[in-house]
RNA sequence: GGGAAAUUACAUUAAUUGGUAGAUGGCUACUCUUACACAGUUGAGGCAUAGGUUCGAAUCCUAUAUUUCCUA
Numbered sequence: 001g002g003g004a005a006a007u008u009a010c011a012u013u014a015a016u017u018g019g020u021a022g023a024u025g026g027c028u029a030c031u032c033u034u035a036c037a038c039a040g041u042u043g044a045g046g047c048a049u050a051g052g053u054u055c056g057a058a059u060c061c062u063a064u065a066u067u068u069c070c071u072a
Base pairs, nucleotide, nucleotide: 001071002070003069004068005067006066007065010025011024012023013022019055027043029041030040031039048064049063050062051061052060
């Protein structure tokens, strides 16, 4: 230089060929306990960035950024 893949919550990750985003652990609060832990309930917290297509985009297209791999 050329090619491929990935990016979703604090961490690990799912999302069925576009129909309005979930799980587990962690965190907050409450219940329980003399107290802690366990357990139960509850809440907060997200689609890498910017455009485009569409009635509607995590999903399709383009560019950019970061990471990984292959090749020279």
Model confidence (mean pLDDT): 80 of 100. Transfer RNA from Apiotrichum gamsii, 72 nucleotides, folded computationally. Rfam family: tRNA. Gene Ontology term of the family: triplet codon-amino acid adaptor activity. The family's RNA type in Rfam is transfer RNA.